[in-house]
Context: one part of a larger RNA
RNA sequence: CGGAGGAGACUUGAGGAGAGCUCUCCCUAGUACGAGAGGAUUGGGAGGGACGCACCUCUGGUGUGCCUGUUGUCGCGCUAGCGGCACCGCAGGGUAGCCAACGUGCGGCAGGGAUAAACGCUGAAAGCAUAUAAGCGUGAAGCCCACCCCAAGAUAAGGUCUCCUUGGGCGUCAGCCCUGAAGGCCCCUCGUAGACCACGAGGUUGAUAGGCCGGGUGUGUAAGCGCAGCAAUGCGCUGAGCUAACCGGUACUAAUGGCCGAUCG
Repeated sequence: CGGAGGAGACUUGAGGAGAGCUCUCCCUAGUACGAGAGGAUUGGGAGGGACGCACCUCUGGUGUGCCUGUUGUCGCGCUAGCGGCACCGCAGGGUAGCCAACGUGCGGCAGGGAUAAACGCUGAAAGCAUAUAAGCGUGAAGCCCACCCCAAGAUAAGGUCUCCUUGGGCGUCAGCCCUGAAGGCCCCUCGUAGACCACGAGGUUGAUAGGCCGGGUGUGUAAGCGCAGCAAUGCGCUGAGCUAACCGGUACUAAUGGCCGAUCG
């Protein structure tokens, strides 16, 4: 921009894309078969490998915004306590998120249609025979459906439901002006989304983000004081103090404001 008014939802599926794997064991059954050795067809069940998709409850990894220990040095006048730098200084853990995991869940199935090889029924030409010449079947991991996903720019542009099509003024009547519907956008606060855009949650009739409060989680008993010890240090107040992205609450801060939008015949 189009889809013959505008708009919000929900859809149909032309077409396209993905998936499609396989093994072992058990029962049927030590049965059929076979002198024996051996050992099924069939039907049913249970585990597994690789692959794929999703996820983070669990097990783990990461986690340079969390906690702790500690070395050297510099600074805060000194002690104590902190901070900077040294690969995040090094080391031990770790929330959320993320993970192409070492984790978890799920998938390939089943079913229908038409067939291939193959196997048949009826059956003439050709009094017989013949699955074929007319006709009719059975039959594959393959084909078409079925399963998952995209999808009406499918320009043959599909369908359903709902919402809006107002009021006023001027007019030499063709129209013009004002107001601006449903709804949408810009802008702003953001994230379950994300390169941008888009998508989604919100914008005071508000919990969208920050802050604050409570909780959780993680670290592992803060500082200070007291006590013991010459001291290093230990013990007590103390599972203390601190705690990111997590869960809830609370308008304290920030979400101000503006624009588009009623056609043609």

RNAcentral holds the full RNA, with entries from ENA and SILVA. Large-subunit ribosomal RNA, domain VI from bacterium HR36, 265 nucleotides, folded computationally. The prediction has a mean pLDDT of 86.